[in-house]
About this RNA: The RNA shown here (c-di-GMP-I-GGC riboswitch aptamer) has 89 nucleotides and comes from a Bacillota bacterium. Of the family's consensus pairs, 95% are formed in the model. Lineage of the source: Bacteria > Bacillati > Bacillota. The coordinates come from a structure-prediction model, not an experiment, and the mean pLDDT is 85.
RNA sequence: CCUGACAAGGGCAAAACCGCCGAAAGACGGUGGCGCAAAACCACGGGCCUAAAUUCGCUUGCGCGGACAGGGCAGCCGGGUUGCCGUAU
Numbered sequence: 001c002c003u004g005a006c007a008a009g010g011g012c013a014a015a016a017c018c019g020c021c022g023a024a025a026g027a028c029g030g031u032g033g034c035g036c037a038a039a040a041c042c043a044c045g046g047g048c049c050u051a052a053a054u055u056c057g058c059u060u061g062c063g064c065g066g067a068c069a070g071g072g073c074a075g076c077c078g079g080g081u082u083g084c085c086g087u088a089u
Base pairs, nucleotide, nucleotide: 003086004085011036012035016031017030018029019028021026034075040081041080042079044078045077046076047073048072049071050070054067055066056065057064058063
């Protein structure tokens, strides 16, 4: 540098449940273990989710619907950054 063995040593941790924060999506901690060789990190491009606030429409009203600032997903894809162990060369 390339690469990921039905090997070794280790690592991460889906769903579900419990706790907790949040308007929500979702985050965090515990149990758990579906999977993962970057399932480590970064919302840059696409995508998806959410939309308390704001705004528009409808409504006598309660409220309902649309748009959207913003928020989120790195375990959706691409891109960027960093990196353990080992086979072969």